Description: This is a predicted structure of a 107-nucleotide RNA (Glycine riboswitch aptamer). Model confidence (mean pLDDT): 76 of 100.
């Protein structure tokens, strides 16, 4: 100096699913109950594969060694689950794309 990458912040985009019934205050809403759905803040599971080396069989007369098999660990997601969240708008919204600011890989 070029300048991958990852962040922060603006601005643009952005799915789904009852403006549900009942009930008490109350007059815009809030507290309770009943059931029916949503995945895309956030949380959780987990496949291969990798570590370990615990039990159990089996092969060899015995160690030792191999083999299996069952248990533990580690493991991604837009996959599951539905704890949170959400089911008119309006806010939130995973990810996308922009600006600018900082990072600064490799050469």
């Nucleotide at each position: 100096c070029u300048g991958a990458u990852a962040a922060a912040u603006g601005c643009g985009g952005g799915a789904g699913a009852g403006a549900g019934c009942c009930u008490a205050a109350c007059u815009c809403u809030u507290g309770g109950g009943c059931c029916g759905c949503c995945g895309a803040a956030g949380g959780a599971a987990c496949a291969a594969a990798c570590c370990a080396a615990a039990a159990a069989a089996a092969a060899u007369g015995c160690c030792g060694u191999u083999u299996u098999u069952u248990a533990g660990g580690u493991g991604a997601a837009a996959u599951u689950c539905u704890c949170a969240g959400g089911c008119a708008a309006a806010a939130g919204g995973a990810c996308c794309g922009u600006a600018u600011u900082u990072u600064g890989a490799c050469a």